Predicted 3D model of an 89-nucleotide RNA (c-di-GMP-I riboswitch aptamer) from Anaerolineales bacterium UBA5796.
């Protein structure tokens, strides 16, 4: 440098549930807790998924409903980029 991941060692992350907070929601943060993870480190770049406050439109008719829409999110959905611990070859 390339490749690989063992019932090895050292360490790391933390799903669901519950509680508190933020948010219109999706979701996020903290605590608790471990289902899992060898990049479950980092980057919303491509695809995908979720939400629809504001906005637009529609039918009603004054206040709600429905449709569309990301400028809001998800990297623990898949790619891509980038950095990296330990062991084997």
């Nucleotide at each position: 440098c390339u490749u690989u991941g063992a019932g090895a060692a050292a360490g790391g992350c933390a799903a669901a549930c519950u509680c508190g907070g933020c948010g219109a929601a999706a979701g996020c943060c903290g605590a608790c807790g471990a289902c899992g993870c060898a990049a479950a480190g980092c980057c919303a770049u491509g695809g995908g998924u979720c939400u629809a406050a504001a906005g637009u439109c529609a039918a009603g008719g004054u206040c709600g409903u429905g449709a569309c829409u990301a400028u809001g999110a998800c990297u623990g959905c898949c790619a891509g980029g980038u950095u990296g611990c330990c062991g084997g070859a």
The source organism's lineage runs through Bacteria, Bacillati, Chloroflexota, Anaerolineae and Anaerolineales. It was read from a public genome assembly, where an Rfam model found it.